Predicted 3D model of a 111-nucleotide RNA (TPP riboswitch aptamer (THI element)) from an Acidimicrobiia bacterium. It was read from a public genome assembly, where an Rfam model found it. The model forms 96% of the base pairs in the Rfam consensus. The source organism's lineage runs through Bacteria, Bacillati, Actinomycetota and Acidimicrobiia. The prediction has a mean pLDDT of 78.

[in-house]
RNA sequence: ACCACGUACACGGGAGCUCGGUGAGACCGGGCUGAGAGGGUGCCUCGGAGGCACCGACCGUCCGAACCUGAUCCGGGUAAUGCCGGCGCAGGGACGUUCUCAGCCAACCUU
Numbered sequence: 001a002c003c004a005c006g007u008a009c010a011c012g013g014g015a016g017c018u019c020g021g022u023g024a025g026a027c028c029g030g031g032c033u034g035a036g037a038g039g040g041u042g043c044c045u046c047g048g049a050g051g052c053a054c055c056g057a058c059c060g061u062c063c064g065a066a067c068c069u070g071a072u073c074c075g076g077g078u079a080a081u082g083c084c085g086g087c088g089c090a091g092g093g094a095c096g097u098u099c100u101c102a103g104c105c106a107a108c109c110u111u
Base pairs, nucleotide, nucleotide: 006099008097009096010061011060012059013058016032017031018030019029020028021027039055040054041053042052043051044050067092068091069090073086074085075084076083
């Protein structure tokens, strides 16, 4: 000098569709899109695979399409689904703060 698509902290957010096995351990394995499709722990409920909390990973934080609403929306496509596009210069949406190589990981060296 590098100023963000970086660091740390804080805050916000989502976890869908589908196939097979098993049959109470509310489990195991695979496919699609995606940054992420519930990874870990604990708990509740249920009799045909449900739900909650905390932590973690990931994404986003106003120059805001992370995410929610509209929406049981419209067009296309798919085995199926926010799968793709439109809607969208719609309405909401997290105070953001801090630092400038910090921080994290690994390997190697020295003691």